[in-house]
C1' cells in the first nucleotide's frame, strides 16, 4: 500500500409497528405464552357525488417501490423520469451537492367516495452514505 474477515460506531436508523395493565410459568426477576387498554396504522361500509366501470385481457388491497427507452431467445440487465430514505447528534421547513432504495406480500370473482357501524395490524430489519447555506421554534448557561 492492497485484499478479505470480525468487532465497534446503536443514547442512532428504516417501518404504523410504541407504551401500560392482568394472568400463566418461576423461589423471584426477565424471557416466553394468553388476555385487555391507550396511542397509532390499514380495510370494509349509506345518502349525495362520481364512474361507459365490470362481465378472464378478471378485479382489488398494503407499500416509496411506478412510468418510459434500449439490450437479451428468455430469465434478466442498463439508462432516464417520478417517488422514498439518510447525514455526527434538540425538532421542523426550504435549497444546493452527495449516497442508498426503487422490493415483496395479500384477497379470491368481490369492494369508487362514504356518516353511523363493522373488521384487522402493532412485525421484521439495519453501517451503503456521514456535506453546506438560509429560516422558525425550543433547551441549557451567563
Nucleotide at each position: 500500500c492492497c485484499u478479505a474477515a470480525a468487532u465497534g460506531a446503536a443514547c442512532g436508523c428504516c417501518u404504523a409497528a410504541u407504551c401500560c395493565c392482568c394472568c400463566g410459568c418461576c423461589a423471584a426477576c426477565a424471557a416466553c405464552g394468553g388476555g385487555g387498554g391507550a396511542g397509532u396504522g390499514g380495510g370494509g361500509g349509506a345518502a349525495c357525488c362520481a364512474u361507459g366501470u365490470u362481465u378472464u385481457c378478471g378485479g382489488g388491497g398494503c407499500g416509496a417501490a411506478c412510468c418510459c427507452a434500449c439490450c437479451u431467445c428468455a430469465c434478466g440487465g442498463u439508462g432516464g423520469g417520478a417517488g422514498c430514505g439518510c447525514a455526527a447528534g434538540c425538532u421542523c421547513c426550504u435549497u444546493c451537492a452527495g449516497c442508498g432504495c426503487c422490493a415483496g406480500c395479500c384477497c379470491g370473482u368481490c369492494a369508487g367516495c362514504u356518516a353511523a357501524c363493522c373488521c384487522c395490524g402493532u412485525c421484521g430489519g439495519c453501517c451503503a452514505a456521514c456535506g453546506a447555506a438560509g429560516g422558525a421554534g425550543g433547551u441549557a448557561c451567563u
c-di-AMP riboswitch aptamer (ydaO/yuaA leader) from a Solirubrobacterales bacterium, 142 nucleotides, folded computationally. It was read from a public genome assembly, where an Rfam model found it. The organism belongs to Solirubrobacterales, within Bacteria. Rfam family: c-di-AMP riboswitch aptamer (ydaO/yuaA leader). About the family: This family represents a conserved RNA structure found upstream of the ydaO and yuaA genes in Bacillus subtilis and related genes in other bacteria. Rfam links the family to the GO terms cyclic-di-AMP binding and regulation of gene expression.